[in-house]
Molecule: Glycine riboswitch aptamer
Organism: Salibaculum halophilum
């Protein structure tokens, strides 16, 4: 000084899945029902100091979170900052 890698940030994409009553107004509550791509929680192969414990996920639950728009929002793509483990 480049790449690769993490990290934060901006911009551009970005799925899903309802009705009904009441209040009162673009919202909030309540049945009951639904969805998974924020967050969270759990297993396999493998590994081990083998009673057990370690470890994933876009997989499963569905705590939360969502089910009109708005917001969010995994991941992907681009560009800027930083961090410095390899090359």
């Nucleotide at each position: 000084c480049u790449g690769u890698g993490c990290g934060c940030g901006a911009c551009g994409g970005g799925a899903g899945a309802a009705c009904u009553g009441g209040c009162a107004g673009u919202g909030c509550c309540a049945g009951u029902g639904c969805c998974g791509a924020a967050g969270g929680a759990g297993c396999a192969a493998c590994c081990g100091c083998c009673c057990c414990g370690g470890u994933a996920a876009a997989c499963u639950c569905u705590c939360a979170g969502g089910c009109u728009u708005c917001a969010g929002g995994a991941c992907c793509g681009c560009c800027g900052c930083g961090c410095g483990a390899c090359a």